Model confidence (mean pLDDT): 82 of 100. This is a predicted structure of a 597-nucleotide part of an RNA (large-subunit ribosomal RNA, domain I) from Syntrophaceae bacterium UBA4054.

Context: one part of a larger RNA
RNA sequence: GGCAUAUGGUGGAUGCCUUGGUACCAGGAGGCGAUGAAAGACGUGGUUAGCUGCGAAAAGCCUUGGGGAGCCGCUAAACAGGCUUAGAUCCAGGGAUUUCUGAAUGGGGGAACCCGGUCCGUGUUAUGACGGAUCAUCUGUUGCUGAAUACAUAGGCAGCAGAAGCGAACGAAGGGAACUGAAACAUCUAAGUACCUUCAGGAAGAGAAAGCAAUCGCGAUUCCCCGAGUAGUGGCGAGCGAAAGGGGAACAGCCUAAACCGAUGAUGCGUGACAGCCUGCAAGCGUUGCAUCACCGGAGUUGUCGGGGCUCUAUUGGAGAAGGUUGCAGCCUUCUCGGAAAGUUACAAAAUCUGUCGAUAGCUUAAUCCGCUGGAAAGCGGAGCCACAGAGGGUGAUAGUCCCGUAAGUGAAAUCGGCAGGUCUUUCUGAAUAGAGUUCCCAAGUACUGCGGGACACGUGAAAUCCUGCAGGAAUCUAGGAGGACCAUCUUCUAAGGCUAAAUACUACCUGGUGACCGAUAGUGAACAAGUACCGUGAGGGAAAGGUGAAAAGAACUCCGGAAGGAGAGUGAAAUAGUACCUGAAACCGUGUGCCU
Numbered sequence: 001g002g003c004a005u006a007u008g009g010u011g012g013a014u015g016c017c018u019u020g021g022u023a024c025c026a027g028g029a030g031g032c033g034a035u036g037a038a039a040g041a042c043g044u045g046g047u048u049a050g051c052u053g054c055g056a057a058a059a060g061c062c063u064u065g066g067g068g069a070g071c072c073g074c075u076a077a078a079c080a081g082g083c084u085u086a087g088a089u090c091c092a093g094g095g096a097u098u099u100c101u102g103a104a105u106g107g108g109g110g111a112a113c114c115c116g117g118u119c120c121g122u123g124u125u126a127u128g129a130c131g132g133a134u135c136a137u138c139u140g141u142u143g144c145u146g147a148a149u150a151c152a153u154a155g156g157c158a159g160c161a162g163a164a165g166c167g168a169a170c171g172a173a174g175g176g177a178a179c180u181g182a183a184a185c186a187u188c189u190a191a192g193u194a195c196c197u198u199c200a201g202g203a204a205g206a207g208a209a210a211g212c213a214a215u216c217g218c219g220a221u222u223c224c225c226c227g228a229g230u231a232g233u234g235g236c237g238a239g240c241g242a243a244a245g246g247g248g249a250a251c252a253g254c255c256u257a258a259a260c261c262g263a264u265g266a267u268g269c270g271u272g273a274c275a276g277c278c279u280g281c282a283a284g285c286g287u288u289g290c291a292u293c294a295c296c297g298g299a300g301u302u303g304u305c306g307g308g309g310c311u312c313u314a315u316u317g318g319a320g321a322a323g324g325u326u327g328c329a330g331c332c333u334u335c336u337c338g339g340a341a342a343g344u345u346a347c348a349a350a351a352u353c354u355g356u357c358g359a360u361a362g363c364u365u366a367a368u369c370c371g372c373u374g375g376a377a378a379g380c381g382g383a384g385c386c387a388c389a390g391a392g393g394g395u396g397a398u399a400g401u402c403c404c405g406u407a408a409g410u411g412a413a414a415u416c417g418g419c420a421g422g423u424c425u426u427u428c429u430g431a432a433u434a435g436a437g438u439u440c441c442c443a444a445g446u447a448c449u450g451c452g453g454g455a456c457a458c459g460u461g462a463a464a465u466c467c468u469g470c471a472g473g474a475a476u477c478u479a480g481g482a483g484g485a486c487c488a489u490c491u492u493c494u495a496a497g498g499c500u501a502a503a504u505a506c507u508a509c510c511u512g513g514u515g516a517c518c519g520a521u522a523g524u525g526a527a528c529a530a531g532u533a534c535c536g537u538g539a540g541g542g543a544a545a546g547g548u549g550a551a552a553a554g555a556a557c558u559c560c561g562g563a564a565g566g567a568g569a570g571u572g573a574a575a576u577a578g579u580a581c582c583u584g585a586a587a588c589c590g591u592g593u594g595c596c597u
Base pairs, nucleotide, nucleotide: 001596002595003594004593005592006591007590008589009588015582016547017546020518021517022515023514024513025512026511027510028509029507030506031166032165039101040100041099042055043054044053046079047078049075050074051073061095062094063093064092065091066090070083071082072081106115107114108113116135117134118133119132120131121130122129137163138162139161140160141159142158143157144156145155170201171199172198173197174196175195181188185235211218212217222249223248224247225246226245232240233239253499254498255497256443260298261297262296264294265293266292267291268290269289276285277284278330279329280328281327282326283325303477306442307440308439309438310437311436312435313434314433315432316431318337319336320335321334322333323332324331338429339428340427341426342425343424351423352422353421354420355419356418357417358416359415360414362410363409364408368383369382370381371380372379384401385400386390392404393403394402448472449471450470451469452468453467454466455465458484479494480493481492482491483490534541535540554581557568558567559566560565
């Protein structure tokens, strides 16, 4: 020096464990904010570094409930001092306080800082100072004031209301790539994806046919399954890729514009031979009348063509009062009572009460003992018991019956939500229905056409359909659109205004649950002081790090040593479980013994 073996050190693999993650399910909630948010800074404890809580009223204050013996949060023990059956700590509802920054909003600013104005108050002989309130901008609306410029308008000022900012995904809209694929690449693809911007809601968007269909019919929208990788489209390459129809989920329909009538305002015209005042007769009035425009109220909303005005016919329909210049007759309008209907998500819109259910604290909750082994019994043996409870967790090893729970019941002063009903609100009765004739209206720089683009599964194609930048530019029911060029026939629908729940998408957040999900190099980056330490000017990047034991019983005392560390003693079942602590592999480094050189 090598090999073997034994025994140590180092090291932290492996096994076991789990406080943490992860995926999904169900229910809730789906927002917070000028009544100052989210996020922070700085404070705040008797002693206080960090975390948590809180805000100069500062680990807290008041109150209403729950609860019932201890308590003064965690790392983290201790000392000191307190509170509490006159009910503390703790849990829940409501309230108070809530520094400074931050949309940040009196002005400024290099966030957490600096400096003010006005009014009221404190203080001073007085000024300075201090306390409270208030003072940003924009939009809408109401009012006051008010130029050039006469009326006016712009502008100014004030009151009231609203907005702003943050937030995970889902949504709509406006913009909008490239890598890539095509085995290169340009049309194409990736993809209307990523990303940027704006805006909204608990969902959003869409939505009550100018739709489909095919000679039969259907009857708003949305979502799912099939149709179907079909028909198509496509350097007919790569690829892209429907619809009708069928089956389901869920279902809900409405309001305007116009025609016509009336009121008000403005402008213009018109009247003495009077055009008007609901009709007839008579009296009376007469800036009453007519046209246009604006606004308001009524009427009206449809596609077997329909709606409105007027005329005619038929049927049905409560009462009363007032008004329409006056009297009579008729007619019309409004109101009251009665009757009927509907309703808070559209079709109009607000509130309140009662009942019930639920949420935000809780409460009750059955049934076991003995022996043995052991440090310890829940193990083993024996004998019982409960069970609408043998889910699960804990307890010194594996417990239905020890503890917490579980099944099943039960509970709210306060706040909130769902449902039902009443009050309430609205509508109808005040006209409706049917038929005939006549006339008026039925959404305009729109439809449509040409050019240029885009969207449609559809790349310009035979290219319909939808949107529109430029130019041109209709019709009103004997009308107009569509049925994939176009025309005819036929069928079907009624654009150019608007609203609309549900079925659908998502989960930052709360509660409960589940897993042939992970188990500390895994699972979140983070089981630990983690978005911490640390790095970077900054945007940003971003760790490592779990386990004594049942219980600290965490080793009194003695000895060696300056200490660290160790040897005894002691604790413990165990100390080769001693806080560098479960197990403790390998590399690597020793020591003892044997063999070889």
It matches the Rfam family "Bacterial large subunit ribosomal RNA".